Annotation:
c-di-GMP-I riboswitch aptamer from an uncultured Desulfobulbaceae bacterium, 75 nucleotides, folded computationally. It matches the Rfam family "c-di-GMP-I riboswitch aptamer". Rfam links the family to the GO term cyclic-di-GMP binding. The coordinates come from a structure-prediction model, not an experiment, and the mean pLDDT is 83. Of the family's consensus pairs, 94% are formed in the model.

[in-house]
RNA sequence: AACAGAUAAAGCCAUACCUGUCGUAAGGCAGGGGCGGAAAGCCACGGGUCUUUACGAGAAAGCCGAGCUGCCUGG
Numbered sequence: 001a002a003c004a005g006a007u008a009a010a011g012c013c014a015u016a017c018c019u020g021u022c023g024u025a026a027g028g029c030a031g032g033g034g035c036g037g038a039a040a041g042c043c044a045c046g047g048g049u050c051u052u053u054a055c056g057a058g059a060a061a062g063c064c065g066a067g068c069u070g071c072c073u074g075g
Stems, first nucleotide, its partner, number of pairs: 003074003012037002017032006035062001041068002045065003049059003
């Protein structure tokens, strides 16, 4: 290093809900909040889900699979 794990330590993210605001909507942003998470980091390639003024176009992705990257411990 591969691989495995979250026991320890330091950290990280932030469900539902509430307030403000933007959007036709799904939902986004900011603040609060904390159900949970060992990738709940990134991406959106496949399947799935949602919206729509619907055969276009959008949205989330903390559902499953894949790709890339990473802290700690063991190794």